[in-house]
Context: one part of a larger RNA
RNA sequence: UCCGACUAGUUAUUGUGCGGUGCGAGCUUAACUCCGUCUCGGAGGUAGGCGUAGCGAAAGCGAGUCUGAAUAGGGCGUUUAGUACCGUAUAAUAGACCCGAAACCAGGUGAUCUAUCCAUGGCCAGGGCGAAGCUGUGUGAAAACACAGUGGAGGCCCGAACCCAUAUCUGUUGAAAAAGGUAGGGAUGAGCUGUGGAUCGGAGUGAAAGGCUAAUCAAACUUGGCAAUAUCUGGUUCUCCUCGAUAUAGUUCUAGGACUAGCCUCGGAUGAUCGGAUGCGCAGGGGUAGAGUUACUGAAUAGGCUAGGGGCCUCACCGGGCUGCCAAACCUAACCAAACUCCGAAUACUGCGUAUCUUAUUCCGGGAGUCAGUCCCUGAGGGCUAAACUUCAGGGUCGUGAGGGCAUCAGCCCAGACCAACAGCUAAGGUCCCUAAUAUCGUCUAAGUGGUAAAGGAAGUGAGAUCACGUAAACAGCCAGGAUGUUGGCCCAGAGGCAGCCAUCAUUUAAAGAGUGCGUAACAGCUCACUGGUCGAGUGAUCUUGCGCCGAAAAUAAUCGGGGCUCAAGGCGAUAACCGAAGCUUUGGAUUGUAUCCGUCUUCGGACGGGUGCAGUGGUAGAGGAGCGUACUGUCUCACUGUGAAGGCGUACCGUAAGGAGCGCUGGAGAGGACAGUAGUGACAAUGUCGGA
Numbered sequence: 001u002c003c004g005a006c007u008a009g010u011u012a013u014u015g016u017g018c019g020g021u022g023c024g025a026g027c028u029u030a031a032c033u034c035c036g037u038c039u040c041g042g043a044g045g046u047a048g049g050c051g052u053a054g055c056g057a058a059a060g061c062g063a064g065u066c067u068g069a070a071u072a073g074g075g076c077g078u079u080u081a082g083u084a085c086c087g088u089a090u091a092a093u094a095g096a097c098c099c100g101a102a103a104c105c106a107g108g109u110g111a112u113c114u115a116u117c118c119a120u121g122g123c124c125a126g127g128g129c130g131a132a133g134c135u136g137u138g139u140g141a142a143a144a145c146a147c148a149g150u151g152g153a154g155g156c157c158c159g160a161a162c163c164c165a166u167a168u169c170u171g172u173u174g175a176a177a178a179a180g181g182u183a184g185g186g187a188u189g190a191g192c193u194g195u196g197g198a199u200c201g202g203a204g205u206g207a208a209a210g211g212c213u214a215a216u217c218a219a220a221c222u223u224g225g226c227a228a229u230a231u232c233u234g235g236u237u238c239u240c241c242u243c244g245a246u247a248u249a250g251u252u253c254u255a256g257g258a259c260u261a262g263c264c265u266c267g268g269a270u271g272a273u274c275g276g277a278u279g280c281g282c283a284g285g286g287g288u289a290g291a292g293u294u295a296c297u298g299a300a301u302a303g304g305c306u307a308g309g310g311g312c313c314u315c316a317c318c319g320g321g322c323u324g325c326c327a328a329a330c331c332u333a334a335c336c337a338a339a340c341u342c343c344g345a346a347u348a349c350u351g352c353g354u355a356u357c358u359u360a361u362u363c364c365g366g367g368a369g370u371c372a373g374u375c376c377c378u379g380a381g382g383g384c385u386a387a388a389c390u391u392c393a394g395g396g397u398c399g400u401g402a403g404g405g406c407a408u409c410a411g412c413c414c415a416g417a418c419c420a421a422c423a424g425c426u427a428a429g430g431u432c433c434c435u436a437a438u439a440u441c442g443u444c445u446a447a448g449u450g451g452u453a454a455a456g457g458a459a460g461u462g463a464g465a466u467c468a469c470g471u472a473a474a475c476a477g478c479c480a481g482g483a484u485g486u487u488g489g490c491c492c493a494g495a496g497g498c499a500g501c502c503a504u505c506a507u508u509u510a511a512a513g514a515g516u517g518c519g520u521a522a523c524a525g526c527u528c529a530c531u532g533g534u535c536g537a538g539u540g541a542u543c544u545u546g547c548g549c550c551g552a553a554a555a556u557a558a559u560c561g562g563g564g565c566u567c568a569a570g571g572c573g574a575u576a577a578c579c580g581a582a583g584c585u586u587u588g589g590a591u592u593g594u595a596u597c598c599g600u601c602u603u604c605g606g607a608c609g610g611g612u613g614c615a616g617u618g619g620u621a622g623a624g625g626a627g628c629g630u631a632c633u634g635u636c637u638c639a640c641u642g643u644g645a646a647g648g649c650g651u652a653c654c655g656u657a658a659g660g661a662g663c664g665c666u667g668g669a670g671a672g673g674a675c676a677g678u679a680g681u682g683a684c685a686a687u688g689u690c691g692g693a
Stems, first nucleotide, its partner, number of pairs: 001693006011094013026050003032044005054061002064076004097235002100232001104225006115199009124189001126158003129154001133150007162186003166183005201217001203213003238627006248261005262370002264367006275358010290343001291341002297337002301333004306327001308326002310323005373398001375396008403414003418589004423585003429579003432563003438576007450565001456550002460547010477534005483507003488502003513528001517526002590617012628682001630679008640670001647666005653660002
C1' cells in the first nucleotide's frame, strides 16, 4: 500500500409535542393469585395514579375565592375532555453517537539495571623520585647542626592490566535502542571488583545532574476505581422527493464555548378589510451632500483704525513725544471647519389613500442549525486618500451555485442546471488561423503604439483657434553695404563698439547700435542688428485638443494565450449581419404545490386511482416526507429445489434511485414470495481494530 471481516444516536425510567387504538365524566390497574397449549397467553386483583373545582399561607369558603371596612377595584379561577397503551420526535437522569488524553486515588510487585550503605573475599606488570627515623663521621659548652650511608613515606611521578569518557572521525532503516577507530584521564587510592545482604513510590538513594530506583522518573511498574473527564481533534455506513439558513444583537471568568432573540423548517389557527413590489397623490420629521461666514463657535491672511505691551527720546515729579515692532476689540477685502450653521437638497424612511401585479402575513406549538465569514461596487473612520490591510453602513457574488466569458483564475461580467433531443433565438464576449462566427463606410496611429508606469522633456503627426509679416515681394538662402564726429568720457600699463563704470548724442544715409557674438597685449580681423539687390508665395509666434515618441534596469530563450497583424487582424465613430450558455423557445417525459373534473372505497373526517389548467423542481448546515435492502420471528403461499437451493463469476433486460429479475457457467443443500413484527440493519475514510497478501 492493497484485499477481507468487524466498527458509531442504543436501552431503561420520567416529562412534553405529534400520529394511532380502546373506553369516555370517566380512564387505568401494580404487586400478587388462579387457569392454560407455561421464555408466553387468558381470567381475577381498585391498593394506588390521572381527570371531573377552584381560591387562600391557613382556618376555611366554594362557581367562586383571596385581598379589603367594602356589596368597590384588582389577582387567580368558572364556559367542560379526559385517560390507558402503542409508535415517533425531543428533553432530563444514567458511560448515553463512537474512539482518544496529560492526570487523580487505592491495593500490590520490584534495588539480578542503577544510587548509597553493611559483611566477607579478590586485584593493581614494570620503572622513577627518595620524607621521617636509624647508623657513622665532623662541628659545638650545650641545644643542636652539617655531610655520608641506611631507610622506604606519598589522595607523589612515568606507564600496562583494570577503571573512566576529554577531543574528533565513522556510524545514524547502525554490527550496536549509546558502539567502533585515533588520540585522551586515573592507575596505593575519596581506587577497582566478585559474592551475600539492607533501604522504594510523595518514598528511597543522591561528592546534587531533578540524577538514579530493571532500555520507564518533576513522582516507577502493575491491577482496580474506569466506559475518569475532554467547551478539543478525528470518524459516524442505503436511496429519492419538498423547503432551506447563519457567520448578527444582548449577556457571559466570555471571546474557536454557551443562553435568549434574529434568520430556516414542520403542524395547527388566521383565509383577505391582509402581507409584499411598483407607479401616482397626500401628510410627516430630519440637518447629510452642497452652500454660507454682518447668523454663532473656532481657525486663519492682508490692510485700516486703535486699547495694551515693547523700543527710542524728553522729563525732579506728574507727564509728554516718536515708532517701519507685537497686537485685543472694531472696520474693509479674501478664505477654512467631522465634533460651526442664518440656510439646505436629491435620495432614503414612516403613515394614509389609490391603481396594477403578486401571495403572503401574524399568532400558538414541535425540531433545528448558525454566533471565525470572504471578495467586489458605493459612502465613511483608522492607516501613508499604503496593503489580497483594518472597522462600520447600503448593495451584490461566493459561502451553499453548476453553465458561458475574462488563455489559465471561489468572490469580476453574463446567467440561476427536473430529465431527454444530431431543433431554433439570444446574453456577456466575440467573428484572419489555431477556434464557432464579418463585412462595409469615415477618420487617426508608424510607435508592433496596440500588447505595463509617473514627474518631466521634444520643429513626431492630425484637428481647431488667435495674433503678426507678406506680390508696395514677406520667411530662408545667395551677392553687396554695415559709414562719419570717434580711439565718446572715465578708468587703466593699455581699454580703439566688445575687462569695468557713466552717458548713449549727433551727422552722412537705402541702411548701419557710442554696438549681438568670436577675436587682439591693445589695435587689427571675422560677424550680427539694420539696408539694397537677386529669387517669387507663403512665413513666424502663441493657445486648445486627438493619437503617438523619450523617460523605461533582473536574474535558466522569448512572447499580445500562440501564430501572425500596419488604408490592420490596432484606436475612435457609424451601419448591417453572424457566432455564442445548462438563459429563452420548441417537442416528449418525470415530479411537487394548488385549483378543478371523473371513478372506486368509506368509520362520511377522508383515502386511493385517473385527467386537465396554472405555478414550480441549483443547494451546504438543517427541518419535513416517501421508499429500497439486510438478519431473525409470526401468518399465509404448501408453490421452488440433486432434472441442482444458497453463495460466487458473467450478462446487451426492468425500475426515477436505493435496487429487482431472466439466462449461462461454478457450486453442492437448502431457499424464495406476500402481509405483519422485532432489530447487534447498510462503511471508503476514524495516523480505526483484527486477519491475509
This is a predicted structure of a 693-nucleotide part of an RNA (large-subunit ribosomal RNA, domain II) from a Candidatus Omnitrophota bacterium.